[in-house]
RNA sequence: UAUACGAAAGGGCAAAAUCGCCGAAAGGCGAUGACGCAAAACCACGGGUCUAAAGCCGAGAGGCUAUGAUGGCUGGGUUGCCGAA
Numbered sequence: 001u002a003u004a005c006g007a008a009a010g011g012g013c014a015a016a017a018u019c020g021c022c023g024a025a026a027g028g029c030g031a032u033g034a035c036g037c038a039a040a041a042c043c044a045c046g047g048g049u050c051u052a053a054a055g056c057c058g059a060g061a062g063g064c065u066a067u068g069a070u071g072g073c074u075g076g077g078u079u080g081c082c083g084a085a
Base pairs, nucleotide, nucleotide: 005083006082012037013036017032018031019030020029021028022027035072041078042077043076045075046074047073048070049069050068055064056063057062
């Protein structure tokens, strides 16, 4: 120095909930707030999960379906702070 690893230190992010906005919804954004997180930083390529506007089926009730969403579900990719055992 690098990798692995994760004590300490300095810090970082921000679940649920509430309010406001966007959206058909899932969900997202902002403020408050902290459940937690060593990548809970970034990326929808694979799997999973959620939603179903439009479309299709149905006499109807309803059902199917992602081009939508989820990175704090998971696999993977990229990058990063510190330095004890």
Predicted 3D model of an 85-nucleotide RNA (c-di-GMP-I riboswitch aptamer) from Acetomicrobium hydrogeniformans. It matches the Rfam family "c-di-GMP-I riboswitch aptamer". Gene Ontology term of the family: cyclic-di-GMP binding. Its mean pLDDT, the model's own confidence on a scale to 100, is 91.